[in-house]
RNA sequence: UGCGGUGUAGAGCAGUGGUAGCUCACCUGGUUCAUAACCAGAAGGUCGCAGGUUCGAAUCCUGUCGCCGCUCCCA
Repeated sequence: UGCGGUGUAGAGCAGUGGUAGCUCACCUGGUUCAUAACCAGAAGGUCGCAGGUUCGAAUCCUGUCGCCGCUCCCA
């Protein structure tokens, strides 16, 4: 310099145009003498950011930022 991958809940990850989900963690309740385990429930997201297309975008397009990798250049 160019290219590719990646960014979604506290953590790890699904979701390829039609209600944003799963597991774990956290919280509440049940169970237990008690804790763990187990069971039930609740909370938590404006999908990295900004635009565009569309009746409708996490998803398609453009720009941009962070991280990872490859590549070019290096007096």
This is a predicted structure of a 75-nucleotide RNA (transfer RNA) from Gluconobacter cerinus. RNAcentral records the identical sequence in 2 taxa. Its Rfam family is "tRNA". Gene Ontology term of the family: triplet codon-amino acid adaptor activity. From the family's description: Transfer RNA (tRNA) molecules are approximately 80 nucleotides in length. Rfam classes the family as a transfer RNA.